[in-house]
């Protein structure tokens, strides 16, 4: 240099062009305890890496661009 791969909530992670973006871990509250842990219920928490295209409509498909990773030179 060239080729592939990734980027979604703090931290992981799932997602056929169409529904309120999934789950677990963790936070908070509430319940249960004398208390804590455990267990259960509710909550909150996401610019789906950046911009631009395609599209009636994109996390999702193209282009470009940043970071990280693997081959190869």
């Nucleotide at each position: 240099g060239u080729u592939c791969c990734g980027a979604u909530a703090g931290u992981g992670u799932a997602g056929u062009g169409g529904u309120u973006a999934u789950c677990a871990c963790g936070u908070a509250a509430c319940c249960u305890u004398c208390a804590c842990a455990c267990g259960g219920u509710u909550a909150a928490g996401g610019u789906c890496c950046u911009g631009g295209g395609u599209u009636c409509g994109a996390c999702c498909c193209c282009c470009a661009g940043u970071c990280g990773g693997a081959a190869c030179a």